[in-house]
RNA sequence: CAGACGAUCGCGGCUCUUUUGAGCUGAGGAAAGUCCGAGCACCGCAGGGCAGGGUGCCGGGUAACACCCGGUGAAGGCGACUUCAAGGAUAGUGCAACAGAGAUAUACCGCCCGUUUGACGGGUAAGGAUGGAAAGGCGAGGUAAGAGCUCACCAACGGCAUGGCGACUUGUCCGUUCUGUAAACCCCACCCGGUGCAAGAUUGAAAUGAGAGCAUUCAAUAGCGGCCCGCUACGCUCUUGAUAAUCGCUUGAUCGGUCCGGCAACGGAUCGCCCAGAUAGAUGAUCGUCCUUUGACAGAACUCGGCUUACGGCUU
Numbered sequence: 001c002a003g004a005c006g007a008u009c010g011c012g013g014c015u016c017u018u019u020u021g022a023g024c025u026g027a028g029g030a031a032a033g034u035c036c037g038a039g040c041a042c043c044g045c046a047g048g049g050c051a052g053g054g055u056g057c058c059g060g061g062u063a064a065c066a067c068c069c070g071g072u073g074a075a076g077g078c079g080a081c082u083u084c085a086a087g088g089a090u091a092g093u094g095c096a097a098c099a100g101a102g103a104u105a106u107a108c109c110g111c112c113c114g115u116u117u118g119a120c121g122g123g124u125a126a127g128g129a130u131g132g133a134a135a136g137g138c139g140a141g142g143u144a145a146g147a148g149c150u151c152a153c154c155a156a157c158g159g160c161a162u163g164g165c166g167a168c169u170u171g172u173c174c175g176u177u178c179u180g181u182a183a184a185c186c187c188c189a190c191c192c193g194g195u196g197c198a199a200g201a202u203u204g205a206a207a208u209g210a211g212a213g214c215a216u217u218c219a220a221u222a223g224c225g226g227c228c229c230g231c232u233a234c235g236c237u238c239u240u241g242a243u244a245a246u247c248g249c250u251u252g253a254u255c256g257g258u259c260c261g262g263c264a265a266c267g268g269a270u271c272g273c274c275c276a277g278a279u280a281g282a283u284g285a286u287c288g289u290c291c292u293u294u295g296a297c298a299g300a301a302c303u304c305g306g307c308u309u310a311c312g313g314c315u316u
Base pairs, nucleotide, nucleotide: 001312003290004289005288006287007286008285009284011026012025013024014023015022016021028297032308033307035306036305037304038303039302040196041195042194043193047229048228049227050226052192053191054190055189056188057071058070059069060068061067072086073084074083075082076081087187088186092185093184094181095180096179108128109127110124111123112122113121114120136154137153139151140150141149155177156176158173159172160171161170163168200247201246202245203244209240210239211238212237213236214235221233222232223231255272256271257270258269259268260267261266
């Protein structure tokens, strides 16, 4: 981007016409999923709190968002780039099977020393085994044998300073260095009334309605997720008789052009257009020409902003 043009006949809506008729207009980028956010409507607190739920690096955009843009950090990639359920393990609790000596920690093999030369005792955690993970890594010195025990380089935590709105970065000093897991419970920070177009409103008819529950006290009851407090009403709630028509219903946080601001998302100004509103549910059929996306995935039901999924072609 979503076949185009023309002719004939047939459908829905709106406007005009006494009528016949005439004019305009009529499914999507995803209309799908119903995963998020809102507009709008209603609720005699929608007020305060508890419980509960959502998000989770920083800054910006937006009506708002779990979305988008730009960054920081990490991981992957030869690379352009891609991805992230990215706060806290020093608040606490839990879990880590099996293997292994030992997983909130230890000595199986090994090495060294003593010894009555047989056992045994002491030291060690550098080497080996097990494992997803074993008391920072690597090299040298030192040692009875070893160990950050010491030193050089590197890593992490921490201190000081530099740059940045910030996440963080750079440099330097320091021997402080006992695993992982929060997509386990939890802690911390921020956010959250509820129900939903089958919301709700108006008109009409049956019809004097009928049944059930709690009460009739300051109480109780009722008041649109649960509980408590507060507040309001003075009877209330539920079921049934019991449905018809109209509105809501399409002018929008819309769309298009130009200019300006911004890295961008996006915003501002100005000009312009009106592009489905069905309610058993409309947009179809035939013919011809052109093109090639030889036409894939696929049909509105209050509307919009996203995300996810399906898929033919073009571009980057």
The RNA shown here (Bacterial RNase P class A) has 316 nucleotides and comes from a sheep gut metagenome. Of the family's consensus pairs, 96% are formed in the model. It matches the Rfam family "Bacterial RNase P class A". By type it is a ribozyme.